A computed fold for a 72-nucleotide RNA from a bacterium, annotated as transfer RNA. The RNAcentral record of the sequence draws on ENA. It matches the Rfam family "tRNA". The family's RNA type in Rfam is transfer RNA.
C1' cells in the first nucleotide's frame, strides 16, 4: 500500500430521509429500625470529525481520524 466491518448516553446495543431511542448502570425520592429488593421520577447525546446531496441527514455520497478483520 489495497478491500471490508465498526464508530449513536458511563457501558453494551437499536435507529424506512421528518420528535435520537431501549437495557444495564447512576442520582434523587417513596418503603424499611438499618440495608437489600420493589416502586416512582430524572437524559441540553456538537449521532468520531470535515464536507456534499436535499425542504429536510443518525440515515445517501465524498474526504478525514480512531478501532478490528483480511489481502499483499
Nucleotide at each position: 500500500g489495497c478491500g471490508g466491518g465498526c464508530g449513536u448516553a458511563g457501558c453494551u446495543c437499536a435507529g424506512c430521509g421528518g420528535c435520537a431511542g431501549a437495557g444495564c448502570g447512576a442520582u434523587a425520592g417513596c418503603u424499611u429500625c438499618c440495608c437489600a429488593a420493589g416502586c416512582u421520577a430524572u437524559g441540553c447525546g456538537u449521532c468520531g470529525u470535515g464536507g456534499g446531496u436535499u425542504c429536510g441527514a443518525u440515515u445517501c455520497c465524498c474526504a478525514u481520524c480512531g478501532c478490528c478483520c483480511g489481502c499483499u